[in-house]
This is a predicted complex of two RNAs, RNase P RNA and transfer RNA, with 485 nucleotides together.
RNA sequence: GCGGAGGGGCGGAUGGCCGCUUACGGGCAUUGGCUGACGCCAAUACCCUGAGAGGAAAGUCCGGACUCCCAAAAGCAACGGUGCCGGGUAACACCCGGGCGGGGCAACCCGACGGACAGCGCCACAGAAAACAAACCACCCCGUGCUCCGCACGGGGCCAGGGUGAAACGGUGGGGUAAGAGCCCACCGCCGGGCUGGCAACAGACCGGGCAUGGCAAGCCCCACCGGGAGCAAUGCCAAAUAGGGACCGCGUGCCGCCCUGCCUUCGGGCAGGCGGCGGGGCUGCUUUUGCCCCAGCAGGUCCGGGUUGGCAGCUAGAGGGGUGUUGGCAACAGCAUCCCGAGACGAAUGGUCAUCUCGGGCGGGGCAACCUGCCUAUGACAGAAUCCGGCUUACAGCCCCUCCGCGCAU
RNA sequence: GCCGCCUUAGCUCAGUAGGUUAGAGCGCCUGAUUGUGGAUCAGGAGGUCCCCCGUUCGAGCCGGGGAGGUGGUA
Numbered sequence: 001g002c003g004g005a006g007g008g009g010c011g012g013a014u015g016g017c018c019g020c021u022u023a024c025g026g027g028c029a030u031u032g033g034c035u036g037a038c039g040c041c042a043a044u045a046c047c048c049u050g051a052g053a054g055g056a057a058a059g060u061c062c063g064g065a066c067u068c069c070c071a072a073a074a075g076c077a078a079c080g081g082u083g084c085c086g087g088g089u090a091a092c093a094c095c096c097g098g099g100c101g102g103g104g105c106a107a108c109c110c111g112a113c114g115g116a117c118a119g120c121g122c123c124a125c126a127g128a129a130a131a132c133a134a135a136c137c138a139c140c141c142c143g144u145g146c147u148c149c150g151c152a153c154g155g156g157g158c159c160a161g162g163g164u165g166a167a168a169c170g171g172u173g174g175g176g177u178a179a180g181a182g183c184c185c186a187c188c189g190c191c192g193g194g195c196u197g198g199c200a201a202c203a204g205a206c207c208g209g210g211c212a213u214g215g216c217a218a219g220c221c222c223c224a225c226c227g228g229g230a231g232c233a234a235u236g237c238c239a240a241a242u243a244g245g246g247a248c249c250g251c252g253u254g255c256c257g258c259c260c261u262g263c264c265u266u267c268g269g270g271c272a273g274g275c276g277g278c279g280g281g282g283c284u285g286c287u288u289u290u291g292c293c294c295c296a297g298c299a300g301g302u303c304c305g306g307g308u309u310g311g312c313a314g315c316u317a318g319a320g321g322g323g324u325g326u327u328g329g330c331a332a333c334a335g336c337a338u339c340c341c342g343a344g345a346c347g348a349a350u351g352g353u354c355a356u357c358u359c360g361g362g363c364g365g366g367g368c369a370a371c372c373u374g375c376c377u378a379u380g381a382c383a384g385a386a387u388c389c390g391g392c393u394u395a396c397a398g399c400c401c402c403u404c405c406g407c408g409c410a411u
Numbered sequence: 412g413c414c415g416c417c418u419u420a421g422c423u424c425a426g427u428a429g430g431u432u433a434g435a436g437c438g439c440c441u442g443a444u445u446g447u448g449g450a451u452c453a454g455g456a457g458g459u460c461c462c463c464c465g466u467u468c469g470a471g472c473c474g475g476g477g478a479g480g481u482g483g484u485a
Stems, first nucleotide, its partner, number of pairs: 001407010012357007020052004025048003029044006054382001058393002061391005066231004071290006079227005084098005099113001100111004114222002119220002121216003136162002139157008170188006189211001190209004195204003235313004245304005254278005260273005279295005320341009360377007412484007421437004430468001439455005461477005
C1' cells in the first nucleotide's frame, strides 16, 4: 500500500425570534367555594425559571414486573414451549465460557446440536429390490437339446460388477473360491463394555463383536425441564346518561337432636323461629386435602343489547440507567464506594423560521501530488415515546476510533 | 395501543400424513351454430402459490424472519 476479520462510538453544531407540553418550582391577577375574620382550597390566564424522543422509540417475536379473573394448595391428564454441557440472570428462546460438527491460507465465522437397536408412519418417479431384503443384465456350476471351442431351455449358486435412484444393507487392500461374498485377515469406520481425564458435554487408549444398526423427529412420538388465563383500551373511583329491553343461571322444598321463645291444641302433639350435628348441592378439565357459600330468603349473579362517551387514579424513581475506582470471576456478571442523569402527552406536545459553521454534491484557480483556496447548491439515512423493564429481530445516508489476519514493497 | 385471522389465475375459492406437469366456477380469447347478438357446443390462453432464508432427495403444504390486508377490543 492492497484485501479482509472482530469490537466500540456518533447520528449535524451554535445562536436569535415565534410556538407547543409539563413541574408537589416562583411571582402576580381573575373567578368560585369554605370561614366571624386572618386565611385556606380549587380552577383559569399571563410572566420568569427548569425539563422535553431513539439506537432502534419500530416489528410485537420471546422473557418478566404490575393489575384483574379462576376459592387456595398438591398431584394427574390435556395443550403449548424449550432442547449438546456448565455458568450468569428476576426470568428467557438472551448472554458468557467450553465440547462436537462445518467453512476459511489466516484473523475469525456458522450450527433448531437430545433420542431413528421404545414403537407407529413415510421414502414419489425410476429401479430386480426402498428395509424381518431382493435377482433384471452379467458371472459360475449341473442337466437336457442343437446347427457343438458356442447358443437355447430348465434347475441351482452368488451379490463382487453393470444399470436405476436423493439414498442399494460398511470402505480400502490382500487372501480365498467353480464364481463370489466379513467367508477369512490388516487398517479405517461402526457397535458394546468397563478404565483414565473432565462438574459435565466429551476426549483418549484398551478389550470384545464380523457388522446385527439406511434416511426423515422444522411427521406422530419417547426422554428431560418449564408454563394457569387475560392484558394499562388491565383495573379502581367520580361525574354524566338511560327504557330498567332480551336470554340464562343459582334451584336442591333433606334428616336428626336440644329444649329456649311464640301461636294452636282433641293435651298425644303440631306449626314457625333459634342453636348444634349429619347429609346434599355449588366453587378450575379430573382427583385429593383444606376452606367458603347455599339448603325457601326472595332477591342476587352472568351474558347480550341500548345509552353515555367526560374527568381522576393506575403514570412513570425502577429487578432504574450511566461514568469512574475497587474486590471476586477466564468471561457473562455480581458486591462495595462515589458522582451524574430521570419526557409523561391523550383529535396525543417535543416544532417552525433566520444567520453562521461542519459534512455532502457541482463548477473553477494554484500545485507533480498530498493539499490549499473561490463561488453555487441542498438541508440530511432509518425513523418518532403511549404502563414500565430485560432481550431478540428488522431498517439505517454519511462518518470516526481501537485491535487482529493475509499478500506485496521498502528498511 | 393491545389481541386474533388471512394472502393460490382478472374475481370468488378448493388443495391432508410433503410426491412428478397446482385445480374448480365465473370471466377472457378462438372456432362452430345464427341474418346479427345472446344462450349452447368444441378448443385454448392465463400462476413469482405475497417475499426471503432454512428442514427434506423433493415445499402451495413443515419451521423462522419480513411485507400487505382484514376483524375484534375502551